[in-house]
Molecule: transfer RNA
Organism: Candidatus Atelocyanobacterium thalassa isolate SIO64986
C1' cells in the first nucleotide's frame, strides 16, 4: 500500500425485518448481622467512536473520518 473484523453504562457483552436501548459485574441507598463478606428489595449511570447523507423515523442502511485487531503484499 490493499482485504476484513471491532468501537453500546465504569468493566464484559447482547440489541430480531429501521419505530424513543437492555443483561451480567460494578457502584449507591435501604433491609438482614455485633461488624464485615455472602443474599434480598429499591435506586441512578449511555443519546450508541466522530461527521455526513437516506427516510415520517437510523445503535441498525450508505459514504468520510479516527482508534484498535488481523490477514495478504513491498523493501531494507
Nucleotide at each position: 500500500g490493499g482485504g476484513g473484523a471491532a468501537u453500546u453504562a465504569g468493566c464484559u457483552c447482547a440489541g430480531u425485518u429501521g419505530g424513543u436501548a437492555g443483561a451480567g459485574u460494578g457502584c449507591u441507598g435501604c433491609g438482614a448481622u455485633c461488624g464485615c463478606a455472602c443474599c434480598g428489595c429499591a435506586g441512578a449511570g449511555g443519546c450508541c467512536a466522530g461527521g455526513a447523507g437516506u427516510u415520517c423515523g437510523a445503535a441498525u442502511c450508505u459514504c468520510c473520518u479516527a482508534u484498535u485487531c488481523u490477514c495478504c503484499a513491498u523493501c531494507a